Predicted 3D model of a 72-nucleotide RNA (transfer RNA) from an Oligoflexia bacterium.
Model confidence (mean pLDDT): 81 of 100.
It matches the Rfam family "tRNA". About the family: Transfer RNA (tRNA) molecules are approximately 80 nucleotides in length. By type it is a transfer RNA.
[in-house]
RNA sequence: UGGGGCGUCGGCAAGUGGUAAGCUAGCGGAUUUUGAUUCCGCCAUUCCAAGGUUCGAAUCCUUGCGCCCCAA
Numbered sequence: 001u002g003g004g005g006c007g008u009c010g011g012c013a014a015g016u017g018g019u020a021a022g023c024u025a026g027c028g029g030a031u032u033u034u035g036a037u038u039c040c041g042c043c044a045u046u047c048c049a050a051g052g053u054u055c056g057a058a059u060c061c062u063u064g065c066g067c068c069c070c071a072a
Stems, first nucleotide, its partner, number of pairs: 001071007010024003018055001026042005048064005
């Protein structure tokens, strides 16, 4: 310098146009003499950033940023 992939909750990770599952952690509660276990509830109004397309964008397009891989 060119090409490709990825970026989603504290961590892991699904979702690939119709307003974000799950696991773990955390917080609150029930149970328990206490703790652990178990059970219930809460926990991203928003998906790296900024634009664009669309009635509607995490999802499609563009640019940038970061990480990884390949070529030189």